[in-house]
Description: The RNA shown here (c-di-AMP riboswitch aptamer (ydaO/yuaA leader)) has 129 nucleotides and comes from an uncultured Clostridia bacterium. The coordinates come from a structure-prediction model, not an experiment, and the mean pLDDT is 81. The sequence was found by an Rfam model in a public genome assembly.
RNA sequence: AAGGCGUGAUCUCCGAAUACUUUGCAGUGGGGGAACCACUUUUUUGGGGUGAAUCUUGAACCAUCAAGAGGGGCGACUUGGGCGCCCUAACCCGUCAGCUAACCCCAUAGGAGUGCACCAAGCGCAGUU
Numbered sequence: 001a002a003g004g005c006g007u008g009a010u011c012u013c014c015g016a017a018u019a020c021u022u023u024g025c026a027g028u029g030g031g032g033g034a035a036c037c038a039c040u041u042u043u044u045u046g047g048g049g050u051g052a053a054u055c056u057u058g059a060a061c062c063a064u065c066a067a068g069a070g071g072g073g074c075g076a077c078u079u080g081g082g083c084g085c086c087c088u089a090a091c092c093c094g095u096c097a098g099c100u101a102a103c104c105c106c107a108u109a110g111g112a113g114u115g116c117a118c119c120a121a122g123c124g125c126a127g128u129u
Stems, first nucleotide, its partner, number of pairs: 004125003011113004018026001020024001027108006037098001046096001047093004054069006070088006077122005082116001
């Protein structure tokens, strides 16, 4: 200085949900809980939590549907951009919880299969000449 590869099921993706010397530890995720600070605008018009999963408008007026905004994921090395494809649920606490050191408690499941090797930069193979 130039060029090539990064492509796949013992793999990949959503998710905290993995490891080990194992039914407990470690890691990861979440909740409760002082002072100070904040809120005193709150109490069935209940309130709150996990989660991306909320809001607005219109139609329908049991219910539900559509559009948009906002939020989230994927397109197989990473990041940014472009383009494309999707999701926007469900469950829990039980009248009660702002933040919160110490401290206390809980979870560590379940489900799925890639839709552009487009541009730029970087990294690795990873050295060689």